[in-house]
RNA sequence: UAUGCUAAGGGCAAACUUACCGAAAGGUAAGGGCGCAAAGCCAAGGGUCUACGGUGUUAUAUCACUAUGAUAGCCUGGUUGCUGCUC
Numbered sequence: 001u002a003u004g005c006u007a008a009g010g011g012c013a014a015a016c017u018u019a020c021c022g023a024a025a026g027g028u029a030a031g032g033g034c035g036c037a038a039a040g041c042c043a044a045g046g047g048u049c050u051a052c053g054g055u056g057u058u059a060u061a062u063c064a065c066u067a068u069g070a071u072a073g074c075c076u077g078g079u080u081g082c083u084g085c086u087c
Stems, first nucleotide, its partner, number of pairs: 003084002011036002016031006034073001040079003044076003047071003053066004
């Protein structure tokens, strides 16, 4: 430096519940553990989700489209990091 989870010390925390924020997706905190060798961080590219607002539509209902919003535990990429039973 790469690489691995079979070692040691550990780390993170899905679903769900409660409270709060948000139009929503979703986020924050506490509890809780499905899992994770970067499930640390970054929205640069792609995907996916939502549609306050905007555009069109309709019977004023509604429906469709749209990201400036979200998602890093979807993938790629960037960046930082513990360890040695491997090379």

The RNA shown here (c-di-GMP-I-GGC riboswitch aptamer) has 87 nucleotides and comes from a Bacillota bacterium. Of the family's consensus pairs, 95% are formed in the model. The coordinates come from a structure-prediction model, not an experiment, and the mean pLDDT is 83. Lineage of the source: Bacteria > Bacillati > Bacillota. Its Rfam family is "c-di-GMP-I-GGC riboswitch aptamer". Rfam links the family to the GO term cyclic-di-GMP binding.